Record summary: Predicted 3D model of a 361-nucleotide part of an RNA (large-subunit ribosomal RNA, domain IV) from a Patescibacteria group bacterium. The source organism's lineage runs through Bacteria and Bacteria candidate phyla. The prediction has a mean pLDDT of 89.

Context: one part of a larger RNA
RNA sequence: CUCCAGUUAAGGAACUCUGCAAAUUACUACUGUAACUUCGGGAGAAAGUAGCCCGUUAGUAGGUGAAGGAUCUUUACGAUCUGGAGCUGAGGACGGGGGCACAAAAUAGGGGGUAGCGACUGUUUAACAAAAACACAGGACUCUGCAAACUCGUAAGAGGAAGUAUAGGGUCUGACGCCUGCCCGGUGCCGGAAGGUCAUGAGGAGAGGUCAAGGGGUUAAACCCUGAAGCUUCGAAUUUAAGCCCCGGUAAACGGCGGCCGUAACUAUAACGGUCCUAAGGUAGCGAAAUUCCUUGUCGGGUAAGUUCCGACCUGCACGAAUGGCGUAACGACUUCCCCACUGUCUCGACUGGAGACUCA
Numbered sequence: 001c002u003c004c005a006g007u008u009a010a011g012g013a014a015c016u017c018u019g020c021a022a023a024u025u026a027c028u029a030c031u032g033u034a035a036c037u038u039c040g041g042g043a044g045a046a047a048g049u050a051g052c053c054c055g056u057u058a059g060u061a062g063g064u065g066a067a068g069g070a071u072c073u074u075u076a077c078g079a080u081c082u083g084g085a086g087c088u089g090a091g092g093a094c095g096g097g098g099g100c101a102c103a104a105a106a107u108a109g110g111g112g113g114u115a116g117c118g119a120c121u122g123u124u125u126a127a128c129a130a131a132a133a134c135a136c137a138g139g140a141c142u143c144u145g146c147a148a149a150c151u152c153g154u155a156a157g158a159g160g161a162a163g164u165a166u167a168g169g170g171u172c173u174g175a176c177g178c179c180u181g182c183c184c185g186g187u188g189c190c191g192g193a194a195g196g197u198c199a200u201g202a203g204g205a206g207a208g209g210u211c212a213a214g215g216g217g218u219u220a221a222a223c224c225c226u227g228a229a230g231c232u233u234c235g236a237a238u239u240u241a242a243g244c245c246c247c248g249g250u251a252a253a254c255g256g257c258g259g260c261c262g263u264a265a266c267u268a269u270a271a272c273g274g275u276c277c278u279a280a281g282g283u284a285g286c287g288a289a290a291u292u293c294c295u296u297g298u299c300g301g302g303u304a305a306g307u308u309c310c311g312a313c314c315u316g317c318a319c320g321a322a323u324g325g326c327g328u329a330a331c332g333a334c335u336u337c338c339c340c341a342c343u344g345u346c347u348c349g350a351c352u353g354g355a356g357a358c359u360c361a
Stems, first nucleotide, its partner, number of pairs: 001356008010347002014345001019342001027051005036041001038175001052097006062088003068082005073076001098102001110340004115335002117332002122134002138173007150159003176327004181257003186254002188250005195245003201239002206234005213226004258276005285319001286316001297313005
């Protein structure tokens, strides 16, 4: 010097990202217990008082229940009543005693207030994250009529389910309370006996190639023209499904939810008016917020002093209604701020014990 324990004057969070760590508290009985509340809770709220030993009451209350006695009967190792021996044995009251200390050791909640998030108990990154993340009961939409939908498998087959729409699958939301506005133009999904487009198939008008034969031509050929049947190549009209176009519906489907200008008898502001655009222009509620850039916004509270915190305001850069909105008792090894108690966290160090380090062997 390091680590592990312990003590510490005065102060008591001045430490620090943060009271991290440590300290405080801790048991039983009794007293007493607020806001709020879903009336269950909150609550061990908080805050207090008592606690050891001896004597007396008094071996008391209570527990157990022997011998003996009585009655009955199925005369038995019987039943019922009585009886109180012996054993055991609190708690209270009164009086007294000792100590620094009486839940004397060990074990053994610190408490209160505010706000955020998540209702809750649960689950999770085995080995840096336990949370506000996941789940959850509840809510909603949607698919599925059973050989169900859906999933695994090439298939057979299996799960779903030895279930049957109060069932099963998928998606979103997430107790409870009050609610959940407007937009179907885009994308998706659902519906639509018409119309447009259209693969494939059917169809086969028509055209081409080849070529018997005929004609021309030649001494004979070559070559040229016409060209039946067959074979073959191309092929129009017409007809033909889904899809797409088209017409509707649907937002607890994916999603979206404006701008400019003017106006009131101080000023300011604009209930009001005008205009442009849109599918429709953000309703209720909340709001510098886990969201606010400017920003330490402004005002109020708390402090001597507060970029955090709480309450307001609304100018919402860029909240907003099941990608749910706003509240909410209870709950939380969650996060923020404050207070009481308490402390070596600190002012600021010191000392004690132990283990290392160090020196020697």